[in-house]
RNA sequence: UGAUGUGGCUCAGUUGGUAGAGCAGCUGAUUCGUAAUCAGCAGGUCAGGGGUUCAAGUCCCCUCAUCA
Numbered sequence: 001u002g003a004u005g006u007g008g009c010u011c012a013g014u015u016g017g018u019a020g021a022g023c024a025g026c027u028g029a030u031u032c033g034u035a036a037u038c039a040g041c042a043g044g045u046c047a048g049g050g051g052u053u054c055a056a057g058u059c060c061c062c063u064c065a066u067c068a
Base pairs, nucleotide, nucleotide: 001068002067003066004065005064008023009022010021011020017054025041026040027039028038029037047063048062049061050060051059
């Protein structure tokens, strides 16, 4: 210099408009029971700070971490 940083893990998130999926977890149904399946629930200051904006995961600046 370049890339990446978003629930426990792996990743989406379009042109800036109040953040989602899969797996994992919990509860229930089903089963003689377990697994599988189905339904539901919980879990995120979007790495940290600042700026722009009516509004920032998204745009700008600095810092940190990882990779090349």
Molecule: transfer RNA
Organism: bovine gut metagenome